[in-house]
RNA sequence: CUGACCCGUGUGGGAGAGAGCGUGCGAUUCGCCGUCUGGCGAAUUCGCAUGCCGCCGAAGGAGCAACCGCCCCGGAAACUCUCAGGCAACAGGGACCAUGUGGGUCGA
Repeated sequence: CUGACCCGUGUGGGAGAGAGCGUGCGAUUCGCCGUCUGGCGAAUUCGCAUGCCGCCGAAGGAGCAACCGCCCCGGAAACUCUCAGGCAACAGGGACCAUGUGGGUCGA
C1' cells in the first nucleotide's frame, strides 16, 4: 500500500402477524345525589396492566441437517420450534444488505 476475515460504531434501506374477546386501574366528558369538593352511574374516547383464544419470525434462544474440520468429537442456516419477543397507525425493536469509520488477525 492492497486484499481477505472478525468485532464495534455512524448513516440509509429493512418484512410478517387480531384496530380480537374480556377484566382491573387511571385520565377526560356528561348526568344524579350531597354539609363535604366527596360518592355513584354512563360514554367504551385515550393510556397502562393482565387473562383467554388466534397468529408471526428477521433481536435473543433451542433443534435437525447439507457441508466443513484437528474427524474422539466439534463448528454449522435465512430450514424447523416458538421459551423469549412481536401482531392498527405513530414510535420502538429488527436478521440481513449497502456505505463510511475505529480496532484486531492473516497474506503479498